Predicted 3D model of a 112-nucleotide RNA (SAM riboswitch aptamer (S box leader)) from Sinomonas atrocyanea. Its Rfam family is "SAM riboswitch aptamer (S box leader)". Its family is annotated with regulation of gene expression in the Gene Ontology. The coordinates come from a structure-prediction model, not an experiment, and the mean pLDDT is 84.

[in-house]
RNA sequence: GGACCAUCCCGAGCGGCCGAGAGAUCUGGAUCUGUGACGCCGCAGCAACCCUGGCCUCGACGUCGGACGACGGCGGCGGAGCCAAAGGUGCUACUGCCAGAAGCGAUGGUGA
Numbered sequence: 001g002g003a004c005c006a007u008c009c010c011g012a013g014c015g016g017c018c019g020a021g022a023g024a025u026c027u028g029g030a031u032c033u034g035u036g037a038c039g040c041c042g043c044a045g046c047a048a049c050c051c052u053g054g055c056c057u058c059g060a061c062g063u064c065g066g067a068c069g070a071c072g073g074c075g076g077c078g079g080a081g082c083c084a085a086a087g088g089u090g091c092u093a094c095u096g097c098c099a100g101a102a103g104c105g106a107u108g109g110u111g112a
Base pairs, nucleotide, nucleotide: 003110004109005108006107007106008105013043014042015041016040017039021032022031025101026100027099028098029097044092045091046090049088050087052084053083054082055081057079058078059077061075062074063073064072065071096104
C1' cells in the first nucleotide's frame, strides 16, 4: 500500500515551543485563530478496539461419585453478558462542523 470486518451525534485539557492559517477533496455556509489557532513535545485524562485479569451464565468434552441411569462435584476449552484498566493502539472545539457533489477519509482488529 491493497483485501475483509467493526466504529465514526457519548466521553475526556493543561503547560512549553513555533508563528499563520486550520478542521481529508471541491462549492456554499457557519466556526476556531496574533487574547497564538493548526502542528510538535511533556504531563494529565477519556474510552474499552486488541491483550490481560475477575465475576456470572450457557454449551460440548474429559474426569470423579452414583447403577453404564437420573443427577451432582471438579477441570481446561468455546460462546453471551458485566466489571477492572496493567500493557498495545486510538482519542481529548464544533456530529467526519453542516448542506450538496464525489464515495472518499480516519481509527481499531484479522489474515496474506